The part of an RNA shown here (large-subunit ribosomal RNA, domain II) has 696 nucleotides and comes from a Minisyncoccota bacterium. Lineage of the source: Bacteria > Bacillati > Minisyncoccota. Its Rfam family is "Bacterial large subunit ribosomal RNA".
[in-house]
Context: one part of a larger RNA
RNA sequence: GCCAACGAGUUGAUGCGUGCUGCGAGGCUAAGGGCUUGAAAGCCCGGAGCCGCAGGGAAACCGAGUGUGAACAGCGCGACUCAGUAGUACGCAUCAGACCCGAAGCCGGGUGAGCUUGCCAUGUGCAGGUUGAACCACGUAGAAAUACGUGGGGAGGACCGAACGCUAGAGACGUGCAAUACUCUGCGAUGACAUGUGGUACGGAGUGAUAAGCUCAUCGAACUCGGUAAUAGCUGGUUCUCUCCGAAAUAUGUUUAGGCAUAGCGUCGUAUGUUCCCAGAGGGGGUAGAGCACUGGAAGAUCUCGACAGGUAGAAAUAUCGCGAGACCUAUCAAACUCCGAAUACCUCUGGUCAAAAGUACGGCAGUAAGUCCGUGGGGGCUAAGCUCCAUUGGACAAAAGGGAAACAGCCCGAAUCUCAAUUUAAGGUCCCAAAAUUCAUGCUAAGUACACGGGAGGUGGUGGAUCUUCUUCGACGGUGAGGAUGUUGGCUUAGAAGCAGCCAUCAUUUAAAGAAAGCGUAACAGCUCACUCACUUAGAGGGUCUGCGCCGCAGAUGAUCGGGGUUAAAGCAUGAUACCGAAACUGAGGAUUGCAUUUCGCUUCGGCGAGAUGCACUGGUAGGAGAGUAUCCUGCUCUGCGAUGAAGGCAAAGGGGCGACCCAUGCUGGAGCGUGCAGGAGUAAGAAUGUUGGC
Numbered sequence: 001g002c003c004a005a006c007g008a009g010u011u012g013a014u015g016c017g018u019g020c021u022g023c024g025a026g027g028c029u030a031a032g033g034g035c036u037u038g039a040a041a042g043c044c045c046g047g048a049g050c051c052g053c054a055g056g057g058a059a060a061c062c063g064a065g066u067g068u069g070a071a072c073a074g075c076g077c078g079a080c081u082c083a084g085u086a087g088u089a090c091g092c093a094u095c096a097g098a099c100c101c102g103a104a105g106c107c108g109g110g111u112g113a114g115c116u117u118g119c120c121a122u123g124u125g126c127a128g129g130u131u132g133a134a135c136c137a138c139g140u141a142g143a144a145a146u147a148c149g150u151g152g153g154g155a156g157g158a159c160c161g162a163a164c165g166c167u168a169g170a171g172a173c174g175u176g177c178a179a180u181a182c183u184c185u186g187c188g189a190u191g192a193c194a195u196g197u198g199g200u201a202c203g204g205a206g207u208g209a210u211a212a213g214c215u216c217a218u219c220g221a222a223c224u225c226g227g228u229a230a231u232a233g234c235u236g237g238u239u240c241u242c243u244c245c246g247a248a249a250u251a252u253g254u255u256u257a258g259g260c261a262u263a264g265c266g267u268c269g270u271a272u273g274u275u276c277c278c279a280g281a282g283g284g285g286g287u288a289g290a291g292c293a294c295u296g297g298a299a300g301a302u303c304u305c306g307a308c309a310g311g312u313a314g315a316a317a318u319a320u321c322g323c324g325a326g327a328c329c330u331a332u333c334a335a336a337c338u339c340c341g342a343a344u345a346c347c348u349c350u351g352g353u354c355a356a357a358a359g360u361a362c363g364g365c366a367g368u369a370a371g372u373c374c375g376u377g378g379g380g381g382c383u384a385a386g387c388u389c390c391a392u393u394g395g396a397c398a399a400a401a402g403g404g405a406a407a408c409a410g411c412c413c414g415a416a417u418c419u420c421a422a423u424u425u426a427a428g429g430u431c432c433c434a435a436a437a438u439u440c441a442u443g444c445u446a447a448g449u450a451c452a453c454g455g456g457a458g459g460u461g462g463u464g465g466a467u468c469u470u471c472u473u474c475g476a477c478g479g480u481g482a483g484g485a486u487g488u489u490g491g492c493u494u495a496g497a498a499g500c501a502g503c504c505a506u507c508a509u510u511u512a513a514a515g516a517a518a519g520c521g522u523a524a525c526a527g528c529u530c531a532c533u534c535a536c537u538u539a540g541a542g543g544g545u546c547u548g549c550g551c552c553g554c555a556g557a558u559g560a561u562c563g564g565g566g567u568u569a570a571a572g573c574a575u576g577a578u579a580c581c582g583a584a585a586c587u588g589a590g591g592a593u594u595g596c597a598u599u600u601c602g603c604u605u606c607g608g609c610g611a612g613a614u615g616c617a618c619u620g621g622u623a624g625g626a627g628a629g630u631a632u633c634c635u636g637c638u639c640u641g642c643g644a645u646g647a648a649g650g651c652a653a654a655g656g657g658g659c660g661a662c663c664c665a666u667g668c669u670g671g672a673g674c675g676u677g678c679a680g681g682a683g684u685a686a687g688a689a690u691g692u693u694g695g696c
Base pairs, nucleotide, nucleotide: 001696002695003694004693005692006691011096012095013094014093015092016091017090018089019088020087021086022085023084026051027050028049032045033044034043035042055062056061065077066076067075068074099237100236102234106227107226108225109224110223111222117201118200119199120198121197122196123195124194125193126191128160129159130158131156135152136151137150138149139148140147141146164188165187166186168185169184170183171182203219205215206214207213240629241628242627243626244625245624250263251262252261253260254259264368265367266365267364268363269362270361271360272359274356275358277352278351279350280349281348282347283346289340290338291337295334296333297332299330300329302327303326304325305324306323310321311320312319313318371397372396373395374394375392376391377390378389379388380387402413403412404411417591418590419589420588422587424585428581429580430579431565432564433563437578439577440576441575442574443573444572450567451566458552459551460550462549463548464547465546466545467544468543469542470541471540478537479536480535481534482533483532485509486508487507490504491503492502515530518529519528520527592619594617595616596615597614598613599612600611601610602609603608630685632682633681634680635679636678637677639675641674642673649669650668651667652666655664656663657662
């Protein structure tokens, strides 16, 4: 991992509700007892008590009223408008283990020092080698103390190094040889040494050269049994079918925030019956917008005022700039401004639809209270975020499949009852992949721009369109040929300054025209162009504004790409047209469910109930509510049921029935029990729980 078996809303008490049954202004017995019996079942007694038939008041008490109160008032709660009670089934609640499994832990009684820590008693062990303390003797020196030498001696938590003990580094192992071992290198090795045996100290306690170490592979409180099914607002799991409806992720409170309670939203029942909704009419408002009349902000002009620091001019007076305040004018800004002021929304009335699984009230049962994205209006943020917080009688997902968007919960189209090799469309598409136009008309684009979403400021003599305007056969724009001179090297400055470093001036002459020079150039000149002019050529040329499509700007992280191939008078872009394709939408044919209406038959306690037909509508669905069924085991009655002429069980894809869970038949196997109908009772359905046990 797979297979099989086992595996989770149970039981009791009490209460509330709904259905059914008995009796009914009454209903019921409890404990206990009696009869009967093999046992159980059953029958009877028992009215103690409980609920109901009257309420109000704290109570006394009064009573269809009563309490309050001075009240014959008012007001509160009642009566008038009156059905209960007992049982039973189901739903829910409370208390219990309370749907099942799951802690870490807490407390109590015991068991442990055969591991290990410390201690006590008694034993044992330490090859070999080295060093050579005290002390002693002798010798020498000395008066002596003493010193030195030689020899003896044999100290030490001394040295080297086996046994023994330890484990610092590395390797190897790491489903191991091993739940700590192995190999190599290491450390101690007469000591605070190592070790045998026996004893002793323990669970909030011991022991500890202290690591919260160790106390039998267990230690920041051992192990074991019990309290115990501890508790778990947490995680996981929770077993057959079909039908109807179908949420929420919000508000308030919360030692509350991943939990609860109440409300909201769902469902079921009862009542009401159009109250819902839509339209019309009538209302109040201060949002969007707008405005500046108030409150404030902020820009400019003018004027006035200021015991206004300061700048400039002036001898000063003063003037001017500036500073502060105010008035007025112009153009403005505002969530906490308003002289104004919508659309929506909301409220009331009237009318309409006779339908919606509408609304409302009361009651049973919930779930939800982690939401997300998109559109719109806003706050925070950077008018960042697939960000965050609100609003929305907007949508979707959640709980929604189908088609489109390459793929893609929340976007676009559109809501799947079932069947059909039928039809028409939506969004979106129609060259091939791949269903349908290589469709039609007119343009644009040359960048593969583009072919889904997306590219800035800025730049662009790429190209199309519209419009305005200037010049032009008295010759434009462009091209070619020629000129572009003289006073003069203007004056100053300067080493130099000659059109062209810089300053000043910028005249005049000759002319068709030519600047005291627009640019390059020289050390300075020179030199080359330009403006300007003439001739030749010849018909358009130049400049704005608006606009379409392009180009540059454009640099990224694994290999690129429009989904791909590929596409250029497109298969791109723009405008228009006609076809076609395209979904579980619509339509067609047939069947089913539910609801309503009409109708037929049967039954009836006369209220209705059941079965059928026709018509209309409905039938996606998580949490969840409601309904109807299937299957398993057992019990009672039943079929005077089935069975060795073969029960149950098993095998078989193949027959029949049922929407389905399932049921029936048939063949083989099997070899002794089993079923139908109606009731009743449950240890009643398995795929999941790191489920349990077994097998492989």